A computed fold for a 1486-nucleotide RNA from an uncultured bacterium, annotated as small-subunit ribosomal RNA. The RNAcentral record of the sequence draws on ENA and SILVA. Its mean pLDDT, the model's own confidence on a scale to 100, is 84.
[in-house]
RNA sequence: AGAACGAACGCUGGCGGCAUGCCUAACACAUGCAAGUCGCACGAGAACGGGUUCUUCGGAACCCUAGUAAAGUGGCGCACGGGUGAGUAACACGUAGGAAACCUGCCCUAAAGAUCGGGACAACCUGCCGAAAGGCGGGCUAAUACCGUAUAAGACCACGGGAUCUUCGGAUUCUGAGGUCAAAGAUGCCCUCUCCUUGGAAGGUAUCGCUUUUGGAGGGUCCUGCGGCCCAUCAGCUAGUUGGUAAGGUAACGGCUUACCAAGGCUAAGACGGGUAUCUGGUCUGAGAGGACGACCAGACACACUGGAACUGAAACACGGUCCAGACUUCUACGGAAGGCAGCGGUGGGGAAUAUUGGACAAUGGGGGCAACCCUGAUCCAGCAAUGCCGCGUGAGUGAUGAAGGUUUUCGGAUCGUAAAGCUCUGUCAGCGGGGACGAAACUUUGGAAUUCAAAUAGGAUUUCAAACUGACGGUACCCGCAGAGGAAGCACCGGCUAACUCCGUGCCAGCAGCCGCGGUAAAACGGAGGGUGCAAGCGUUGUUCGGAGUUACUGGGCGUAAAGCGCGUGCAGGUGGUCUUUUAAGUCUUGUGUGAAAGCCCUCGGCUCAACCGAGGAAUUGCGCAGGAAACUGAAGGACUUUGAGUCCGGGAGAAGAGGGCGGAAUUCCCAGUGUAGAGGUGAAAUUCGUAGAUAUUGGGAAGAACAUCGGCGGCGAAAGCGGCUCUCUAGACCGGCACUGACACUCAUACGCGGAAGCGUGGGUAGCAAACAGGAUUAGAUACCCUGGUAGUCCACGCCGUAAACGAUGGAUGCUAGAUGUUCGGGGAGUUGACCCCUCGAGUGUCGACGCUAACGCAUUAAGCAUCCCGCCUGGGGAGUACGGUCGCAAGACUAAAACUCAAAGGAAUUGACGGGGGCCCGCACAAGCGGUGGAGCAUGUGGUUCAAUUCGACGCAACGCGAAGAACCUUACCUGGGCUUGACAUCUAGAGAAUCCCGCCGAAAGGCGGGAGUGCUCUUCGGAGAGCUCUAAGACAGGUGCUGCAUGGCUGUCGUCAGCUCGUGUCGUGAGAUGUUGGGUUAAGUCCCGCAACGAGCGCAACCCCUACCUUCAGUUGCCAGCAUUAAGUUGGGCACUCUGGAGGGACUGCCGGCGUUAAGCCGGAGGAAGGCGGGGAUGACGUCAAGUCCUCAUGGCCUUUAUGCCCAGGGCAACACACGUGCUACAAUGGGUGCUACAAAGAGUCGCCAACCCGCGAGGGGGAGCUAAUCUCUUAAAAACACUCUCAGUUCGGAUUGCAGUCUGCAACUCGACUGCAUGAAGCUGGAAUCGCUAGUAAUCGCGGAUCAGAACGCCGCGGUGAAUACGUUCCCGGGCCUUGUACACACCGCCCGUCACACCACGAAAGUGAGUUACACCAGAAGCCGGUAUACGAACCCGCAAGGGGCGAAGCCGUUCAAGGUAUGAUUCAUGAUUGGGGUG
Repeated sequence: AGAACGAACGCUGGCGGCAUGCCUAACACAUGCAAGUCGCACGAGAACGGGUUCUUCGGAACCCUAGUAAAGUGGCGCACGGGUGAGUAACACGUAGGAAACCUGCCCUAAAGAUCGGGACAACCUGCCGAAAGGCGGGCUAAUACCGUAUAAGACCACGGGAUCUUCGGAUUCUGAGGUCAAAGAUGCCCUCUCCUUGGAAGGUAUCGCUUUUGGAGGGUCCUGCGGCCCAUCAGCUAGUUGGUAAGGUAACGGCUUACCAAGGCUAAGACGGGUAUCUGGUCUGAGAGGACGACCAGACACACUGGAACUGAAACACGGUCCAGACUUCUACGGAAGGCAGCGGUGGGGAAUAUUGGACAAUGGGGGCAACCCUGAUCCAGCAAUGCCGCGUGAGUGAUGAAGGUUUUCGGAUCGUAAAGCUCUGUCAGCGGGGACGAAACUUUGGAAUUCAAAUAGGAUUUCAAACUGACGGUACCCGCAGAGGAAGCACCGGCUAACUCCGUGCCAGCAGCCGCGGUAAAACGGAGGGUGCAAGCGUUGUUCGGAGUUACUGGGCGUAAAGCGCGUGCAGGUGGUCUUUUAAGUCUUGUGUGAAAGCCCUCGGCUCAACCGAGGAAUUGCGCAGGAAACUGAAGGACUUUGAGUCCGGGAGAAGAGGGCGGAAUUCCCAGUGUAGAGGUGAAAUUCGUAGAUAUUGGGAAGAACAUCGGCGGCGAAAGCGGCUCUCUAGACCGGCACUGACACUCAUACGCGGAAGCGUGGGUAGCAAACAGGAUUAGAUACCCUGGUAGUCCACGCCGUAAACGAUGGAUGCUAGAUGUUCGGGGAGUUGACCCCUCGAGUGUCGACGCUAACGCAUUAAGCAUCCCGCCUGGGGAGUACGGUCGCAAGACUAAAACUCAAAGGAAUUGACGGGGGCCCGCACAAGCGGUGGAGCAUGUGGUUCAAUUCGACGCAACGCGAAGAACCUUACCUGGGCUUGACAUCUAGAGAAUCCCGCCGAAAGGCGGGAGUGCUCUUCGGAGAGCUCUAAGACAGGUGCUGCAUGGCUGUCGUCAGCUCGUGUCGUGAGAUGUUGGGUUAAGUCCCGCAACGAGCGCAACCCCUACCUUCAGUUGCCAGCAUUAAGUUGGGCACUCUGGAGGGACUGCCGGCGUUAAGCCGGAGGAAGGCGGGGAUGACGUCAAGUCCUCAUGGCCUUUAUGCCCAGGGCAACACACGUGCUACAAUGGGUGCUACAAAGAGUCGCCAACCCGCGAGGGGGAGCUAAUCUCUUAAAAACACUCUCAGUUCGGAUUGCAGUCUGCAACUCGACUGCAUGAAGCUGGAAUCGCUAGUAAUCGCGGAUCAGAACGCCGCGGUGAAUACGUUCCCGGGCCUUGUACACACCGCCCGUCACACCACGAAAGUGAGUUACACCAGAAGCCGGUAUACGAACCCGCAAGGGGCGAAGCCGUUCAAGGUAUGAUUCAUGAUUGGGGUG
């Protein structure tokens, strides 16, 4: 990545259907409505208005309104319906049962009854109090209101007898005789019977009510089993508590309440306490098991401003009732009153957020009523909201010039794109017009029919037929017509995960981001655009849940090293348990049955056009109860085992096993005495220290404490910690053998108990050595360390604490099974020999290697980390943290138990490849060492930095920038600066026009350039008009140009490691893989060179060789080269010759080939011979894979960016040459191995016609003149120098050294001022061998000497070459530097210039402690005690009943008072939670 939501937010928004809509403040509420109804229970009874009559015109009476409204008595309802989820962890809910311990209005069913009386109270009238709300007194009155009485089938109470059932307690039922207990009428109709008699009364009858009783239905109450949250840092709780007896109370059981008695009850299977939370059907997710949730709908519960209480009633301790207390709000005349939206709307508030102060009772349902009917914010509808689900539309076909336009481009094109336009159609939705429902059938009324009650052709009841009446939604759904493509598409994304790519802008900025991560000038990741992808009236974001996550693992995980085995044992509870057998049936399995509400999920069918939605039927509901069955396994009960687990007994041997006592020798130190003298001791080196007061050393004697060398061993013993001289006593365990006994007695083990190294603590001893702390000496930048000299606790003993360790095999215990090989300890057996011993074998321990198997790998592997079973402990990302708080333990130190906030995207394991190491092994290099000569000091040259400047152009910066680009800046170069100019341009291509090109002259100007004049007319073709090529000029624009930027966009080239010996590939094999092997190993080499071995076999790029120079020879060829012999000359000058030298072509030669030794019979190494050369002969060219984002955009090429009257181009002058200074590279020196003067030799390699330049002449010289020769083995540069031979200088700032400066010159050049080289004369600076440091070189090398060349007009001390003279040293690889191979460690991989720890400073964040402070919850004690129930009392008072003629009394009721109980409240003391707190502590991030 998926699914879901009562959602919210952002952007957008056509229609309809069906659903859903305060999750927050159970916060407060204005206003309207949400529960009434009955006149067929009862008394009483208006008004407005209208009419009639009368009138003194003020009004009055009567009738209608109307027995109506309103109020009252009374009945029923108000306990339903509707709302909410605060409380509640509970029999509250769910499920299954029980009530033989219960209640039940209205309704149904059945039986029976309803007699005779009585007295009141509202309303009303009247008086009074009060602002109001309301209240008090007096008087009248009715009832289906209230009271008494009669009757009693029946019910209830107690008693007797019988039957049935039983859990033995009792229950049910029949029966006998006692006691107690009822009632109400209303309405309609009738006259058969009696009386008056139009008709009515008594009466009859029907309907509705009333009373008692039976049964039921539905509802309720109580009890029980089981089930469902978190915290043990809540471990003990409980006095009405647990039980009993008795009484009271209740509809009913019950400590429900009270009295008395007993002392019980609950709890690790979690009591008590704390936190959180309505529960369920179900909903979401998931393959499932599970996990999360409990909106809407349905069932249950709880609540109704907060707390308490009862009344009425069938039912309430009552949402729209009452009383009291409290808070709040409102009214008030201040005395008092009123109120309760968690009903429907609505308001404020809170909040991210949730609707109308709508219509109707038409339907469904409810209340009342006989009914009509009334009421019903239940309900049915409508309104608002894309909040969700479902459906539809926004058009369809055709249409290529692939239009315009956009975007992009490699400029060709590509793409948006058949998309559009155009053409041909359709008509859903919306719009307009017209028609127009279903939902309605009942009740009731009227008419008809039938049945029935009845005396009845009244009347009523029941059934039936017909008609009438009734629609909020709504003129809505639906149907028809009209017009017309007309009115209807957005949102997110496009780096990977993840479907979808380009351009521009930006430049670690702005921003993005779910994770990884993008952005520092070419961003598919930011922003925009084009294009694309996905979904679509929605799309994204945020939040939440499940999933993925086998990431709490029941299904389904782990613990040697990743997190994780308790330090070890004993062992209660618990869990698990050997063989055979019988029974049982708890678990288990099976069959049936009851239940598992409906809705939902699933299946089938059906209704709305489909779907969502709805209806019907089925299935399912994995659960629980009951009944029957099975008996393998587990359990339970019983039996058996001559037994295999476990134990006992007997006989043995082994052992540092434990505790206590005794004994021993060596050593150290100290003391005494002797000998003896100046040091000793200690260290890397020293010092502190000891010693002439006699140490150390040595001899003898003594004291004390601690520890036990050798034996001694991956040997032994023990549970672990641990245990080591000898011996005695006591104690424990393991093992072997016997196979005698018991007969499952076993394994493991939460809590618990015990042991537990070292250090530490307490008390008392002891103290030789050692030795924290401490002191001193050293080391060092420092050295609170390592080293040294001292030294106290401690180490030792006794007793008592502590309870932890890398307490490790980092590996819990037990049992069984699964190849072997080889050591070792103890015991047994067998064979041999019998002496040690050796061989085979059994058991118990302890090691090493190794197969299968396991493991991420490393590794483990009969001593498992293998295959299995049982039990215990432990783990769940890193940090915070084994910390805080709390608790327990401890004398303390501290231990055990053990979080969270916050923060990170990792932390970690094993292995791999590299890199690195002040790791190891092997090896190499002028790497060191051994040498020679330098640099660093001086002067100068040159480059660089810095500074300066108008500019001092730019680049190069450790090695690998700095005499580098630059093989050569006076102008030019030149890129820089100043100034003067040009703008299609100095240069290229294209177009048009003109002109041949070209050459000469004048003026202005610093020049560039500008202005003007003159000469001149070619080549090719030609139809003679002209055209073409090339060149010049003019004009316009495409374009040129740029040494402008980016070497971190690049190509190419180059440097460097490094001429180091390495770097790889194919196939095979090994490994899960990264990778390994090959390439490692043994030798050897300069070399991955070669040989041998080898799971490798081969191959490639490198090495080597092939190429060039050089060293020897041969051959060919002899001019310009050479000259042996012959002539000749001043001279190989010439003749001659090509032998030699030389030149330059081709070849040969060197290969460890030969000999000896070593080596593995190899590769090869050493020595030797021969040879010009010997083991690569010397030198060069040649540079693997790669590294350094190394260097270069200023050689060249090139992407992108920038510039275009300038960052281009031309010119003059200046600058690159500056100068306090610093560095690099060089030259010359400092002198006698030298300087000077004279003289005499010997090269090689080059160069030369814009050139080298001879002879000769001039000049001191640079040079000038001159002109021969030479396109070069011919001529020239060209005398090589050092050297040699002489002379001189004699140690000095010099006859060293030559800087600097002056003057005079030469040469080049248009031009030597800035700014050239050289010459002569004069001047004669520093410098007397160079600090720290540092460079080159191993032989024709270093050193030293000169010569040539490139560049170049001129201008080298630089660079590139050449030859001459020509050394010293290398023991060796310890060390420095660099490199190669193997190996090892690693926390590094930007690779040690790495990584990284802690304090301190600063900022922010969360947390702990803290004198305290504030708030909530709660416990206990006491005080107090409203209303109410209950109890007592009754004197005030009171109609009903009784006695009495009456008065009065009795009975009963009851205000008041008293008491029990009790809410709020108060006082005091705790417990607990939260917030806050100066200061303080650690932690995290930057």